A computed fold for a 76-nucleotide RNA from a Planctomycetota bacterium, annotated as transfer RNA. RNAcentral holds the sequence, with entries from ENA. The prediction has a mean pLDDT of 81. Its Rfam family is "tRNA". The family's RNA type in Rfam is transfer RNA. The source organism's lineage runs through Bacteria, Pseudomonadati and Planctomycetota.
Order: sequence, then structure tokens, then C1' cells
RNA sequence: GGGGGAUUAGCUCAGUUGGUAGAGCGUCGCAAUGGCAUUGCGAAGGCCAGGGGUUCGAGUCCCCUAUCCUCCACCA
Repeated sequence: GGGGGAUUAGCUCAGUUGGUAGAGCGUCGCAAUGGCAUUGCGAAGGCCAGGGGUUCGAGUCCCCUAUCCUCCACCA
């Protein structure tokens, strides 16, 4: 330098042919228990790496940029 992949909640990850985002763990509250653990119920928490474009509408399609992973090439 070139090819491919990843970037979504604090963490690990989903998200079906574009139709305004979910799970598990964690956190907080309540109940059960003498208490802890545990279980059940409920809640908070992200505008989807950044920017631009297409579209009535974009996490999803296209372009640019950034970071990380991987393969190839080059130099030594």
C1' cells in the first nucleotide's frame, strides 16, 4: 500500500426483504427469608464509532473518515 471483517445499553451479543432498537449478565427498587445467598416481579440505562448521501422513512443501502482484528504485498 491492497483485500476482507468488526464498531448497537456498563460488559458479551442479537436485530428477519429499509417501517421510529432487544436479550443475557450487571445496576437499582419491591416481595419471599431472622439475615446472607437465591428466586420472582418491576425499573433505569443506547439514537446504533463520526460525517455526508439515497429514500416518505436508514442500525439496515451507498460514499468518506477513525479505531481494532485478519490475510496479502513491499522494505529491512